[in-house]
Record summary
The prediction has a mean pLDDT of 83. The RNA shown here (SAM riboswitch aptamer (S box leader)) has 101 nucleotides and comes from Psychroflexus sp. MES1-P1E. The model forms 97% of the base pairs in the Rfam consensus. NCBI's taxonomy places the organism under Bacteria, Pseudomonadati, Flavobacteriales, Flavobacteriaceae, Psychroflexus.

RNA sequence: GAUUUAUAAAGAAGAGGCGAGAGACAGGCUCCGCGACCCUCGGCAACCUCAACAAAGUGUUGAAAGGUGCUAAAUCCUGCCCGAUAAGGGACCUAUAAAUU
Numbered sequence: 001g002a003u004u005u006a007u008a009a010a011g012a013a014g015a016g017g018c019g020a021g022a023g024a025c026a027g028g029c030u031c032c033g034c035g036a037c038c039c040u041c042g043g044c045a046a047c048c049u050c051a052a053c054a055a056a057g058u059g060u061u062g063a064a065a066g067g068u069g070c071u072a073a074a075u076c077c078u079g080c081c082c083g084a085u086a087a088g089g090g091a092c093c094u095a096u097a098a099a100u101u
Base pairs, nucleotide, nucleotide: 001101002100003099004098005097006096007095008094014041015040016039017038021031022030023029025079026078027077028076042071043070044069047067048066049063050062051061052060053059054058080090081089082088
């Protein structure tokens, strides 16, 4: 890099460092020298993991040492289809995890 499965309206508000763009892409709309983005600590969550119970290859409850992940806005919104140009629904893309290659 590719494939499969699952998840994406919950949660995190802090401290230090750095110093200019950042929010995947396009359009919008935002964030940002009152210091964003990113890094470290802290924090959140619970995919892998661990324990107990049930009973059937799973479920429920709990834990957080380790591997990841996340820590503005619904994946920030929209993008393709249905619907009425709405509400709403479904898919794609994207991101992440686990497994395979």